RNA sequence: GCGGAGGGCUGGAUGGCCGCUUUGGCGGGGGCCUCCCCGCCAGGGAGGAAAGUCCGGACUCCCUGAAGCAACGGUGCCGGGUAACGCCCGGGCAAGGCAACUUGACGGAAAGCGCCACAGAGAACAGUCAGCCCCGGUCCGCCGGGGUCACGGUGAAACGGUGGGGUAAGAGCCCACCGGGGGGCUGGCAACAGCUCCCGCAUGGCAAGCCCCACCGGGAGCAAUGCCAAAUAGGGACCCCGCGCGGGCUGAUCCUUUCGGGGAUAUCGCCGCAGGCAGCUUCAGCCGAGGGGUCCGGGUUGGCAGCUAAAGCCGGUCGGCAACGGCCGGACAAGAGGAAUGGUCAUCGCCCCCACGGGGGUACAGAAUCCGGCUUACAGGCCCUCCGCGCAC
RNA sequence: GGCGCGGUAGCUCAGUUGGUUAGAGCGAACGACUCAUAAUCGUUAGGUCGGGGGUUCGAGUCCCCCCCACGCCACCA
Numbered sequence: 001g002c003g004g005a006g007g008g009c010u011g012g013a014u015g016g017c018c019g020c021u022u023u024g025g026c027g028g029g030g031g032c033c034u035c036c037c038c039g040c041c042a043g044g045g046a047g048g049a050a051a052g053u054c055c056g057g058a059c060u061c062c063c064u065g066a067a068g069c070a071a072c073g074g075u076g077c078c079g080g081g082u083a084a085c086g087c088c089c090g091g092g093c094a095a096g097g098c099a100a101c102u103u104g105a106c107g108g109a110a111a112g113c114g115c116c117a118c119a120g121a122g123a124a125c126a127g128u129c130a131g132c133c134c135c136g137g138u139c140c141g142c143c144g145g146g147g148u149c150a151c152g153g154u155g156a157a158a159c160g161g162u163g164g165g166g167u168a169a170g171a172g173c174c175c176a177c178c179g180g181g182g183g184g185c186u187g188g189c190a191a192c193a194g195c196u197c198c199c200g201c202a203u204g205g206c207a208a209g210c211c212c213c214a215c216c217g218g219g220a221g222c223a224a225u226g227c228c229a230a231a232u233a234g235g236g237a238c239c240c241c242g243c244g245c246g247g248g249c250u251g252a253u254c255c256u257u258u259c260g261g262g263g264a265u266a267u268c269g270c271c272g273c274a275g276g277c278a279g280c281u282u283c284a285g286c287c288g289a290g291g292g293g294u295c296c297g298g299g300u301u302g303g304c305a306g307c308u309a310a311a312g313c314c315g316g317u318c319g320g321c322a323a324c325g326g327c328c329g330g331a332c333a334a335g336a337g338g339a340a341u342g343g344u345c346a347u348c349g350c351c352c353c354c355a356c357g358g359g360g361g362u363a364c365a366g367a368a369u370c371c372g373g374c375u376u377a378c379a380g381g382c383c384c385u386c387c388g389c390g391c392a393c
Numbered sequence: 394g395g396c397g398c399g400g401u402a403g404c405u406c407a408g409u410u411g412g413u414u415a416g417a418g419c420g421a422a423c424g425a426c427u428c429a430u431a432a433u434c435g436u437u438a439g440g441u442c443g444g445g446g447g448u449u450c451g452a453g454u455c456c457c458c459c460c461c462a463c464g465c466c467a468c469c470a
Base pairs, nucleotide, nucleotide: 001389002388003387004386005385006384007383008382009381010380012348013347014346015345016344017343018342020045021044022043023042024041025040026039027038028037029036030035047364051375052374054373055372056371057370058369059221060220061219062218064284065283066282067281068280069279072217073216074215075214076213077091078090079089080088081087092106093104094103095102096101107212108211112210113209114206115205116204129152131148132147133146134145135144136143137142160178161177162176163175164174165173179201180199181198182197183196184195185194186193187192225305226304227303228302235296236295237294238293239292240291241290244273245272246271247270249269251268252267253264254263255262256261275287276286277285298469299468300467313330314329315328316327317326318325319324349362350361351360352359353358394466395465396464397463399461400460403419404418405417406416412450421437422436423435424434425433443459444458445457446456447455
């Protein structure tokens, strides 16, 4: 110098005029007197993705609680981080790249089931189409029987690969190397790696097909939810579940009485058994007369809370390879609610065009309960580290 | 703001356990029949299966990410 890899930051600036929203102060006005309106002054007012709503939580309501099972959904190499995660960090393995480095839904196909189109002889308990070899026959064209899968052809995939020996021809039939399976030792928390011994080899692919294994998971969502106010017809139709059974027990109650007692069980109470509260089981607790759902109607389109100080941000320091964590310090830190954060002018910055007068452009995009991630969109600018090649010293 | 469902020919829809060339009806074009039109009969064309990526030998179908369209959800008694 050329080409490339990884990471971080930034996302126009200043001023004038006119507005919007919100907080505080002051002044004025009104009132139904813990309020409202107007004006002035001072302060705050979009993002790295505010987006997609794809994951994980906080928070609120609903479901009686605990444990186990089933069902359904999700995750999937190992270790760590975290409130949690499908996220992040570190490591292993595989694939790609000369390298820096990148990518990976990366458990199990020897638990079982299923599928593997077309082509091909054969697609999974292997098999003989062509070929090769042997035997027998022969009209010398070939025919019949047997051996064989090395070679040919088909396919995405053909039942270990290459070389040698061996053989009638062949074949893990035998041998060497590679691959594979099993055992042991060593290193590592582990995934896994290395070394070594044994086994001629026995089981192709697909699990983003069913499934198996391990782990995780109740449902709904701020239009959740709570309070106040106003208004209306506190309305109608249909459906579902339930109000159970037994004992007279004498405590009530009732009937009867010769006042000792006897009888009844509709109702209250008591006891026992069933039943309901989650699809099932067990345990605990609760329930007993109403509870729930769908649809058609009626009224309102108001206010307050939830609402923003949060597992948050910035700086320093310590621990850790890192993600991250501990400690200390700091900051007037958006809060709207059919929804503010804007418009315009001038100058400058940056980019493009130019007839040198000037003209044009300045990304993606706008908070909606909040937070941690992922993904997607994005003009341009700045910084750091590393790799390869060439040249010079 | 939150949640759900869908996208296949011009229109309305099928598409099984992934399988060879994705179908049906209506419509369109052409031809036949008719003096002519309609109806009827015959033939033909027309598809990036919303887009991209992945799994697989093979994807409309399975998985992931985007795009577009549609629907539902307020409070009171």